[in-house]
Context: one part of a larger RNA
Molecule: small-subunit ribosomal RNA, 5' domain
Organism: Aphanothece sp. CMT-3BRIN-NPC111
RNA sequence: GGAUGAACGCUGGCGGUAUGCUUAACACAUGCAAGUCGAACGGAACCUUUCGGGGUUCAGUGGCGGACGGGUGAGUAACGCGUGAGAAUCUGCCAAAAGGUUCGGGACAACCACUGGAAACGGUGGCUAAUACCGAAUGUGCCUUCGGGUGAAAGAUUUAUUGCCUUUUGAUGAGCUCGCGUCUGAUUAGCUAGUUGGUGGGGUAAAGGCUUACCAAGGCGGCGAUCAGUAACUGGUCUGAGAGGAUGACCAGUCACACUGGGACUGAGACACGGCCCAGACUCCUACGGGAGGCAGCAGUGGGGAAUUUUCCGCAAUGGGCGAAAGCCUGACGGAGCAAUACCGCGUGAGGGAGGAAGGCUCUUGGGUUGUAAACCUCUUUUCUCAGGGAAGAACACAAUGACGGUACCUGAGGAAUAAGCAUCGGCUAACUCCGUGCCAGCAGCCGCGGUAAUACGGAGGAUGCAAGCGUUAUCC
Numbered sequence: 001g002g003a004u005g006a007a008c009g010c011u012g013g014c015g016g017u018a019u020g021c022u023u024a025a026c027a028c029a030u031g032c033a034a035g036u037c038g039a040a041c042g043g044a045a046c047c048u049u050u051c052g053g054g055g056u057u058c059a060g061u062g063g064c065g066g067a068c069g070g071g072u073g074a075g076u077a078a079c080g081c082g083u084g085a086g087a088a089u090c091u092g093c094c095a096a097a098a099g100g101u102u103c104g105g106g107a108c109a110a111c112c113a114c115u116g117g118a119a120a121c122g123g124u125g126g127c128u129a130a131u132a133c134c135g136a137a138u139g140u141g142c143c144u145u146c147g148g149g150u151g152a153a154a155g156a157u158u159u160a161u162u163g164c165c166u167u168u169u170g171a172u173g174a175g176c177u178c179g180c181g182u183c184u185g186a187u188u189a190g191c192u193a194g195u196u197g198g199u200g201g202g203g204u205a206a207a208g209g210c211u212u213a214c215c216a217a218g219g220c221g222g223c224g225a226u227c228a229g230u231a232a233c234u235g236g237u238c239u240g241a242g243a244g245g246a247u248g249a250c251c252a253g254u255c256a257c258a259c260u261g262g263g264a265c266u267g268a269g270a271c272a273c274g275g276c277c278c279a280g281a282c283u284c285c286u287a288c289g290g291g292a293g294g295c296a297g298c299a300g301u302g303g304g305g306a307a308u309u310u311u312c313c314g315c316a317a318u319g320g321g322c323g324a325a326a327g328c329c330u331g332a333c334g335g336a337g338c339a340a341u342a343c344c345g346c347g348u349g350a351g352g353g354a355g356g357a358a359g360g361c362u363c364u365u366g367g368g369u370u371g372u373a374a375a376c377c378u379c380u381u382u383u384c385u386c387a388g389g390g391a392a393g394a395a396c397a398c399a400a401u402g403a404c405g406g407u408a409c410c411u412g413a414g415g416a417a418u419a420a421g422c423a424u425c426g427g428c429u430a431a432c433u434c435c436g437u438g439c440c441a442g443c444a445g446c447c448g449c450g451g452u453a454a455u456a457c458g459g460a461g462g463a464u465g466c467a468a469g470c471g472u473u474a475u476c477c
Base pairs, nucleotide, nucleotide: 001477002476003475004474006473007472008471009470010469013346014345015344016343017342018341019339020338021304026302027301028300030299031298032297035064036063037062040061041060043058044057045056046055047054048053071257072256073255080182081181082180083179084178085177086176089174090173094170095169096168097167098166099165100164101163102136103135104134105133111126112125113124114123115122116121141150142149143148155162156161157160183229184228185227190220191219192218195217196216197215198214199213200212201211202210232254233253234252235251236247237246238245239244259280260279261278262277263276282293283292284291285290310336312335313334314333318332319330320329321328322327349379350378351377352376359370360369361368362367384414385413386412387411388410389409393404421466422465423464424463425462426447427446428445432461433460434459435458436457442449443448
C1' cells in the first nucleotide's frame, strides 16, 4: 500500500447493487416450512333433483411424492475431495421399439355394536369396495445336467385417451475399483491377527476378507508406516510484476451430519432433518398406571460474545410435488423491512462581489491572517416538498391474472431552500503559532517528547489530508 462476512469511537443527506451469528453442532416458547389425487375405492354429512340422478366437503383404504428443495460444518488426513482412467452393477418418473392386459378367490380399514384408558392410544365381535392382497392360465425372458424348471398384469373417465404387465434399447441419476495430488510433529520407529493371500460355503444390484470354515504366513514402514495434533474438499477469493504466500463468508460442484449412540423397515432410491424401533441426557403433561418432544428449515427467544436483521408480503414471475385438468401445496423463490457492513454513483449550490466590513487569532501597534470567505447582486433546482400522470416485468387460443407498488419513471409548481464531518500538523509524513502545564498531567507505530520560553502534553486560532465518512483495533499478503 492492498484486502475483510469485521468490531469500536466520533459523525451522518440520498439512490443502486450486494452482504449480514466468524462465538455455544448451546437450549428453545409460538406460528408457518410437504403435500396431493373423488378421472383408483367403498362410505358419511350437507345442498339440489324432472326422483333416473347431480354437486360440495371430509376421515379411511389405495397411488405418487415426503431420498428433491432448504440448513449446518460437528466428524473426517479418507478413494473424503480434485483430476484422469476402468469393469463386475442398479436406475421410479422420461423417450423409442415389440408383445400382452384371460379366468377366478378370500380378506382388512372405514362403518355398526360392546368395551379398556386421565390422556396418548387401543381391544373384541360383525358387514363391505378397489388400480389393496392371493390363486390358475399364457408368455418373446431367466436358469439349465438341454430332459426340464421358474416367472406378469388393473382398470378408470367416456369413445379416444390414459393407465397396468413383460422384454430390449436410450437418457438421467447412483453404487464400486485404480494411477496421481491433498496440513504439522521423529521430543511418535516399528505397526498389523480377518491381519496378507488361497480354496469351499454364504452374502450383495455388483468386484472384493464383505462374511464364515479350513490352509499358507504373509502385508505395511525412513520415498515416514503406526501414533498424536489440526482440518470438511474444490471451482475460486485476497495479495503479489511473477514465482509464491494466505484463505475456502456469499455463489457453484462434491462429501458428511440432523438432540447423543445404535439398528433396521418401506421403497427405484434412505439406513431417512420436520418417518419407525431401542438405549441415554434434557424438557414438558399425568388421575403416578403411563405418555409427548427434537429450529445445524423461515422468522423469533434466552444464553455466549467485540459482533450479525422482521415472530413482514406474495405464490404475480422462475422452479418443484400431486392431479387428465381446473387447481391445491411450496419460509424454495420473488419481494419489502432493519444495519454507512461493503462497493459504485450523486448532493450539501453556481457566477459576480474589497471600505479587503464586523468579530476571532496574532502583533514590533505599522500591520498580518481568517478572506471572495461573509454581507450584497444575478442565476440554477440535481436533491427536497406538494400536485398530476404512471409502467415493463404476463408466459398460456380468447378472457382473466402483479406481492413488489401508485414503486421506478415522466410533467408542473415552490424556494438556496433539507444536508459536513473526522483525523492529523517534531522526523519518517502533507500541514505552525499563541496560551496553560512544569519529568506533573499526559503523548507514543519507531526514534522519542514533558524537569518555566514544549511547532511532540491540554485548549485556541490557523493549516494539511480524506470525505458521508474519518480514525483506531484485529487478521492476511